[in-house]
Predicted 3D model of a 269-nucleotide part of an RNA (large-subunit ribosomal RNA, domain VI) from a Pseudomonadota bacterium. The prediction has a mean pLDDT of 89. Lineage of the source: Bacteria > Pseudomonadati > Pseudomonadota.
Context: one part of a larger RNA
RNA sequence: CGUAGGAUAUUUGAGAGGAGCUCUUUCUAGUACGAGAGGGCCGAAAGGGACGGACCGAUGGUGUACCAGUUGUCACGCCAGUGGCACCGCUGGGUAGCUAUGUCCGGAAUAGAUAACCGCUGAAAGCAUCUAAGUGGGAAGCUAGCCUCAAGAUUAUAUAUCCCUGGGUCAUAAGACCCCUAAAGACAUGUUGUAGACUACAACGUUGAUAGGCUGGAGGUGUAAGCGUAGCAAUACGUUAAGCUGACCAGUACUAAUUUGUCGUGAGG
Numbered sequence: 001c002g003u004a005g006g007a008u009a010u011u012u013g014a015g016a017g018g019a020g021c022u023c024u025u026u027c028u029a030g031u032a033c034g035a036g037a038g039g040g041c042c043g044a045a046a047g048g049g050a051c052g053g054a055c056c057g058a059u060g061g062u063g064u065a066c067c068a069g070u071u072g073u074c075a076c077g078c079c080a081g082u083g084g085c086a087c088c089g090c091u092g093g094g095u096a097g098c099u100a101u102g103u104c105c106g107g108a109a110u111a112g113a114u115a116a117c118c119g120c121u122g123a124a125a126g127c128a129u130c131u132a133a134g135u136g137g138g139a140a141g142c143u144a145g146c147c148u149c150a151a152g153a154u155u156a157u158a159u160a161u162c163c164c165u166g167g168g169u170c171a172u173a174a175g176a177c178c179c180c181u182a183a184a185g186a187c188a189u190g191u192u193g194u195a196g197a198c199u200a201c202a203a204c205g206u207u208g209a210u211a212g213g214c215u216g217g218a219g220g221u222g223u224a225a226g227c228g229u230a231g232c233a234a235u236a237c238g239u240u241a242a243g244c245u246g247a248c249c250a251g252u253a254c255u256a257a258u259u260u261g262u263c264g265u266g267a268g269g
Stems, first nucleotide, its partner, number of pairs: 001152001005163006015149004021049007033038001051106005059100004066093005071086006110144003117137004164268001166179005180266001185263004189205005210256003213252005219245003226239005
């Protein structure tokens, strides 16, 4: 820009893409078959490999804004308690998120038309013949079926709902100009994340829990500081499952989303 008014939701599916793998064991059955050795078709079940998708409850990894221990040194006047630097100083753990080596799921079933091939009936050609008329079966392959995208599918789909019902002058092809009017809706803008390079997408903007703060909780760490008691002391014990705590879950308007601007018109050749 188009989809012959403008919007907001929900849609049909022409078409396109993805997937399509495979093994072992058991049962049927030591049965059919075979002198024996050996050993089925068909059908049923279980367990794997590789590949793919999703996810983080469990198992683990990471987790440089979490907790603890600890070395050297410097600083806060000293003790105590802390902080800076040393690869995050080193070490032990670890929430959210992200993850695999972890967990779950997938390839299908089924239907139709077929290939090679196997048939039925059957003439030409009194026989024979699957074929000439007619008709049945038959593959991991084809068309559907499963998953994703999809109306620029210009043949531009469909459904529901919402919105706009002024005046004048000049011209006559669905126009030009002036005044009035400015809807539904969209964008801007702000707080953001389940989204993200940007954009886009999604949530929210006081009729408000969108983010921060605060309060409570979960999870993590592992019993803070101070004081007391015991000990010469290192240290131990009690107060104390303490204190601290990023991303997690709730509650709460304390702070910031205030106010507002722009586009979009007037019933549609």